A computed fold for a 390-nucleotide RNA from a Desulfobacterales bacterium, annotated as Bacterial RNase P class A.
It matches the Rfam family "Bacterial RNase P class A". Its family is annotated with tRNA processing, ribonuclease P activity and dimeric ribonuclease P complex in the Gene Ontology.
The prediction has a mean pLDDT of 76.
The sequence is in RNAcentral, with records from ENA.

RNA sequence: GGAGUAAAACAAACGAUCGCUGGAUCAACGCCUUGAUCCGGAGGAAAGUCCGAACACCACAGGGCAGGGUGCUUCAUAACAUGAAGUCGUGGCAACGCGAAGGAAAGUGCAACAGAAAGUAUACCGCCCGGCAUCGGACGCUUCAGUCUGGUGCCGGGUAAGGGUGAAACGGUGCGGUAAGAGCGCACCAGUUCUCCGGGUGACCGGGGAAGCUUGGCAAACCCCACCCGGUGCAAGACCAAAUAGAGGAGCAUUUGAGGGUAGCCCGCCCAAGUUCCCGGGUAGGUCGCAAGAGAUGUCGGGCAACCGGCGUCCACAGAUGAAUGAUCGUUGCCCGGUUCGGGGAAACCCGGAUCGGGGACAAAAUUCGGCUUAUGGGUUGCUCCGGCC
Numbered sequence: 001g002g003a004g005u006a007a008a009a010c011a012a013a014c015g016a017u018c019g020c021u022g023g024a025u026c027a028a029c030g031c032c033u034u035g036a037u038c039c040g041g042a043g044g045a046a047a048g049u050c051c052g053a054a055c056a057c058c059a060c061a062g063g064g065c066a067g068g069g070u071g072c073u074u075c076a077u078a079a080c081a082u083g084a085a086g087u088c089g090u091g092g093c094a095a096c097g098c099g100a101a102g103g104a105a106a107g108u109g110c111a112a113c114a115g116a117a118a119g120u121a122u123a124c125c126g127c128c129c130g131g132c133a134u135c136g137g138a139c140g141c142u143u144c145a146g147u148c149u150g151g152u153g154c155c156g157g158g159u160a161a162g163g164g165u166g167a168a169a170c171g172g173u174g175c176g177g178u179a180a181g182a183g184c185g186c187a188c189c190a191g192u193u194c195u196c197c198g199g200g201u202g203a204c205c206g207g208g209g210a211a212g213c214u215u216g217g218c219a220a221a222c223c224c225c226a227c228c229c230g231g232u233g234c235a236a237g238a239c240c241a242a243a244u245a246g247a248g249g250a251g252c253a254u255u256u257g258a259g260g261g262u263a264g265c266c267c268g269c270c271c272a273a274g275u276u277c278c279c280g281g282g283u284a285g286g287u288c289g290c291a292a293g294a295g296a297u298g299u300c301g302g303g304c305a306a307c308c309g310g311c312g313u314c315c316a317c318a319g320a321u322g323a324a325u326g327a328u329c330g331u332u333g334c335c336c337g338g339u340u341c342g343g344g345g346a347a348a349c350c351c352g353g354a355u356c357g358g359g360g361a362c363a364a365a366a367u368u369c370g371g372c373u374u375a376u377g378g379g380u381u382g383c384u385c386c387g388g389c390c
Stems, first nucleotide, its partner, number of pairs: 001386007010377001012332007020041009043362001047373002050371005055233004067229005072086005087101001088099004102224002107222002109218002124163002126159014171189006190214002192211008237288004248278005259271004295314008334359011
């Protein structure tokens, strides 16, 4: 210098002007509102809504079935499909990454194409044995018959070494063995089961022995085993409560006229069977839930770590609901590119300054927490590998 890998933090700062929103105080107006002052006002993911909880309501004696989830070990936690430290497997030269990682010897099932056969095996070519047919050869011989032997075809049988198919073919190598072969026998290697010793809390690891035991793959196929799980979500839910209509109750009226209209009152005139009050539930709307919490932060202690404990400090510190948290300008800082100056170096190039231009991401609370996943900017640090120089 290049390539890679892991982790943590940040998510520009300050000022001015104009706004938005919550709270407190004061003032004005009347009731909702307006103004002034002070204080507060998004994120690491607020996102996806994928897990786990708190909380609320509904359901619920207990047990079972169905359904769903999880699945190496130990620990952490309120809980988890999360985290930490490990084990085993696997990818990488390495740093490091990845893994729903129980059971295929309980049962059922699946495996395209190819292939004889995809699992209690089977047999296409081949190899071997026997029989028959046929064509040769040798011996023998006058010829025939006969004996030995080779090729080809058919039939019956043996075999799983070799070939061939496939992602995958019933352990591998060698020697023996055999008609040819085969764990058929033996040696070594691999695996499985059983067993002993040692280490570890444990998953598991290291070492020894026995048995020819060789039992293929798929369970994010059904299934079996172990453990866990009630439903709906803050539009949960609690409270207050218009207008209109209606159930109920009471009063006053119904030719002895309640009430209404006629611009204020009385008369008159007209209309007239209803009208006034109370009240439960509840709609619109409003208030709460809703910001003191599995809180934050500093420090000390325990633990490899996740995390836990003690002590101190802080909390009006976002709480909106057609839903605020913004816009403009200036200065500084950051990143990229160009120009230029200085320094270092053999060079590539590096460091620092000045100046011009450009850039500044993903995205915004909606009851609240713990996680996961995904999106995203520039730099920093540790570690690994490679190259160059001394």
It is recorded under the gene name rnpB.
The organism belongs to Desulfobacterales, within Bacteria.